[in-house]
């Protein structure tokens, strides 16, 4: 040089075009306790960057980053 995966919440990962994007861990706040742990409860936090198709994009095309893997 080409080809092919990948990219969602601080981590791991669901979500095969239909809307409130959900989980587990962690972190916060609160009950609990004599502290402290267990344990429960509550809320907060994510779709790498741009375009584009559609009523409608996490998902479908394009292109740029970046991580991985094959061939030269």
């Nucleotide at each position: 040089g080409c080809c092919c995966u990948c990219a969602u919440a601080g981590c791991u990962c669901a979500a095969u075009g239909g809307a409130u994007a959900g989980a587990g861990c962690a972190a916060u706040u609160c009950c609990g306790u004599c502290c402290u742990a267990a344990g429960g409860a509550a809320g907060a936090g994510a779709u790498g960057g741009g375009a584009g198709u559609u009523c409608g994009a996490u998902u479908c095309u394009c292109u740029c980053u970046g991580g991985g893997g094959g061939c030269a």
The RNA shown here (transfer RNA) has 72 nucleotides and comes from a bacterium. The coordinates come from a structure-prediction model, not an experiment, and the mean pLDDT is 80.